[in-house]
């Protein structure tokens, strides 16, 4: 002084991304409770099978039907506000342990938490499935279209040349890339 290797620091992408509050409509005049009637006969009390312990049931349990008064809730969805960021954050698989899911154990199941691999730049749409619901709402997969931001190649511009900016094309991927700093090598 190039340019590369490696750490470290900062930052960009936009309807960007996750949390958390308040409000508003949905849910939903439903769940559920009480009351009265009726059907029906032995057990009932947890997501699902077992023990146990307590309590109830023929003075009719669980369970189903009508009628009457009462009357939620969660998750999703708009809107404002704040936090925290840009592998923000989703998603699979896997582990073992933790919490919950019942009065109590014991197996499973399901939910979340932590750890560890792996994939996905980002948001949209459109169609397929599925999950979870009242849903026409969301959420996740896998395909397609474009758009957007980023580097590499290449072309066009201007140009004596080499670069640099702009456009346009094609591809790749965040373990990226741009910027500064350290060290290390090599002139």
């Nucleotide at each position: 002084u190039c340019g590369u290797g490696a750490a470290g620091u900062a930052g960009a992408g936009g309807c960007g991304c996750g949390g958390c509050u308040u409000u508003u409509a949905u849910g939903a005049g439903u769940a559920u409770u009480c009351a009265a009637a009726u059907c029906g006969g032995a057990g009932a009390u947890g997501c699902a099978g077992a023990g146990a312990a307590a309590u109830u049931g023929a003075u009719g349990a669980u369970g189903a039907u009508u009628u009457g008064a009462a009357g939620a809730a969660a998750g999703g969805a708009a809107a404002a506000g704040u936090c925290g960021c840009c592998g923000a954050a989703g998603u699979u698989u896997g582990u073992u342990u933790c919490g919950c899911u019942u009065u109590c154990u014991c197996u499973g199941g399901g939910c979340g938490a932590a750890c560890a691999a792996g994939c996905u730049g980002g948001g949209g749409c459109u169609g397929u499935u599925u999950c979870c619901g009242a849903a026409c709402a969301g959420g996740g997969a896998c395909a397609g279209c474009a758009c957007u931001g980023u580097c590499a190649c290449g072309a066009u511009c201007a140009g004596a040349u080499u670069g640099g900016c702009a456009u346009c094309g094609u591809g790749g991927a965040g373990u990226g890339c741009u910027a500064u700093c350290u060290u290390c090598a090599a002139c």
Source information
Lysine riboswitch aptamer from Thermoflavimicrobium dichotomicum, 187 nucleotides, folded computationally. The source organism's lineage runs through Bacteria, Bacillati, Bacillota, Thermoactinomycetaceae and Thermoflavimicrobium. Rfam family: Lysine riboswitch aptamer. Rfam links the family to the GO term lysine biosynthetic process. The sequence was found by an Rfam model in a public genome assembly.